[in-house]
RNA sequence: GUCUUAUCCAGCAUGUUCUAGGGAACUGGCCCGUUGAGAACACAGCAACCUACCUUGUGCAAGGUGCUAAUUCCAGCAGCAAAGCGCUGAUCGAUAAGGA
Numbered sequence: 001g002u003c004u005u006a007u008c009c010a011g012c013a014u015g016u017u018c019u020a021g022g023g024a025a026c027u028g029g030c031c032c033g034u035u036g037a038g039a040a041c042a043c044a045g046c047a048a049c050c051u052a053c054c055u056u057g058u059g060c061a062a063g064g065u066g067c068u069a070a071u072u073c074c075a076g077c078a079g080c081a082a083a084g085c086g087c088u089g090a091u092c093g094a095u096a097a098g099g100a
Stems, first nucleotide, its partner, number of pairs: 002099007014042005021032003026076004044068003049064003053059001054057001077089004
C1' cells in the first nucleotide's frame, strides 16, 4: 500500500523552537492565523480500540496506538421530504484490531 470488521454530533492543554500559511485532496463555502495558526519537540491531559491486570464491568489505565478549534468544519453523489433550506445512506477520509 491493499482487504475485512468496528467507530467517527462525547471528551481532552500549556511551553519552547521554526515560521506564513493552515483546516487530507479537488470545487464551492465558512473558519483559524504575526495577539503566532500550522509543524516539530517537551510536558500534561482526554479516550478506552488492542494487550496486561483485577473484585468480570458503565472496572482499571501499566504497556501498544490514537486524539487534544469548529460533527470527519459544512456541502458535492443517491434516496426521501419539498412550506422549505432537513433526514437517511453511499463515496472519500481518519483511527483501531485482524487478515492475505